The prediction has a mean pLDDT of 78. This is a predicted complex of two RNAs, RNase P RNA and transfer RNA, with 460 nucleotides together. It holds a member of the Rfam family "Bacterial RNase P class A". About the family: Ribonuclease P (RNase P) is a ubiquitous endoribonuclease, found in archaea, bacteria and eukarya as well as chloroplasts and mitochondria. The family's RNA type in Rfam is ribozyme. Gene Ontology terms of the family: tRNA processing, ribonuclease P activity and dimeric ribonuclease P complex.
[in-house]
RNA sequence: GAGUCGGCCGGGCGGUCGCGGCGGGUCCACCGUCGAGGAAAGUCCGGACUCCACAGAGCACGGUGGUGGCCAACAGCCACCCACGGUGACGUGCGGGACAGUGCCACAGAAAACAGACCGCCAGCGGCCCUCAGCUCCUCGGAGCCAAGGGUGCGGGUAAGGGUGAAACGGUGAGGUAAGAGCUCACCAGCGCCCCGGGUGACCGGGACGGCUCGGUAAACCCCACCGGGAGCAAGACCAAGAGGGCACUUCGGUGCCUGCGCUGACGGGCUGCUCGCCCGAUGUCAGCGGGUAGGUCGCACGAGGCGCGCAGCGAUGCGCGUCCCAGAUGGAUGAUCGCCCCUCACCUCGGUGAGGACAGAAUCCGGCUUACAGGCCGGCUCAU
RNA sequence: GGGCGAUUGGCGCAGCGGUAGCGCGCUUCCCUGACACGGAAGAGGUCAUCGGUUCAAUCCCGGUAUCGCCCACCA
Repeated sequence: GAGUCGGCCGGGCGGUCGCGGCGGGUCCACCGUCGAGGAAAGUCCGGACUCCACAGAGCACGGUGGUGGCCAACAGCCACCCACGGUGACGUGCGGGACAGUGCCACAGAAAACAGACCGCCAGCGGCCCUCAGCUCCUCGGAGCCAAGGGUGCGGGUAAGGGUGAAACGGUGAGGUAAGAGCUCACCAGCGCCCCGGGUGACCGGGACGGCUCGGUAAACCCCACCGGGAGCAAGACCAAGAGGGCACUUCGGUGCCUGCGCUGACGGGCUGCUCGCCCGAUGUCAGCGGGUAGGUCGCACGAGGCGCGCAGCGAUGCGCGUCCCAGAUGGAUGAUCGCCCCUCACCUCGGUGAGGACAGAAUCCGGCUUACAGGCCGGCUCAU
Repeated sequence: GGGCGAUUGGCGCAGCGGUAGCGCGCUUCCCUGACACGGAAGAGGUCAUCGGUUCAAUCCCGGUAUCGCCCACCA
């Protein structure tokens, strides 16, 4: 100088006024105290909690997918293995199975998955054509027989070479052959199996043998292993009892209890689809339509909690001790302004003036992931000089 | 707050992993004195966007953006 990885901050202090919660108060005035985030966001995962009477079995459906560990749990985290990228630090990976089966592989190409053969190469055989050596006959013009070479055609052998494609049935060299070919041999790559050694394991290292070679795709169906009941705080619980309805008692005057807006329809409904099994049920359940209200209290703020120290562990994390209490709205609070400083930008008289302070903002809570984020600080490591 | 769905020419919609189509609209030409209708030809697409799987993605799998739908209570 260039790069890579990780952690942290996210304007600070003080005054005044204001807003929401809690506590105090003579219940008035007022006083004290607390008051957004690392993502409160997206709602992508996982839980707590609540209801579905219990939260059941099988199938279906959905999810996860290297190994070992952490965790309440997870698709998260840590360490390691493997593959790929990078000189390297390091990064990326839905990273089980393609000899259980099925499907797909467009265009091009002869051929796209199981072998086959378009051009090409090769010897042989038969037919035809051409060239031509030789033999026989003869009317000396030719006719017949036949070896060889070439061309063409049909069948045969071969897969070295050709070009296409994302992908073409191992690569190089030698031998071998009619031409060739793992046909044979040497080396290399890959696969299978066996043995030895290391590791908890994924896997790694070494050796021997074999057939010589077996395409890709499972974020296609599928198979294997493991996991998953559904809905969600608008979950859910409680709060008046007049009129009406039902039940019981009655001295017939009424009293007590239950229900809880009205109408219509169905007879079944619930356990998210199917089967089994279980449960509830006519003051009931479900569906539809209509009316009214935008009520209160709880759930709901002590929690897998924060901070500090120590111990165990490479680490995620766990254990122990100490200390702290830290938003709780629903008309939805968390703001405004002044002074001093910090940072950025602009201007000029060069130390003043002006503007501004990233993304964003709780709504039952917690653990993760992902996404947004001006600027700044700290640390580890790598490469080059 | 919670639960779902969609995104393809200007608009409304199709689309079996293998060159993206249809209707209306638009442009030019023909027809007409001129228009409408009709006929012929044509243009117009980052398949919302960013990554991944695959030889190959509108399609399969994630992230993001935008738009849309549903829900309370009978005190």